[in-house]
RNA sequence: GCUAUCUUAGCUCAGUAGGUAGAGCGCAGCCAUGGUAAGGCUGAGGUCGCGGGUUCAAUUCCCGCAGAUAGCUCCA
Repeated sequence: GCUAUCUUAGCUCAGUAGGUAGAGCGCAGCCAUGGUAAGGCUGAGGUCGCGGGUUCAAUUCCCGCAGAUAGCUCCA
């Protein structure tokens, strides 16, 4: 330098042939216990990497950029 895949909650990851997104763990509150842990219930938490395009509507499609991973090339 080229190619492919990926980027979604604090972490690990789902998800959708386009109709404003979920799980587990973690976090907060409550219940329960003599108390703690475990357990049960409830809740908070996301500009779906950034910028543009198409569309009535984009996390999803298209383009560019950035980052991560893997592979390839660079040996006359």
Molecule: transfer RNA
Organism: Tissierellia bacterium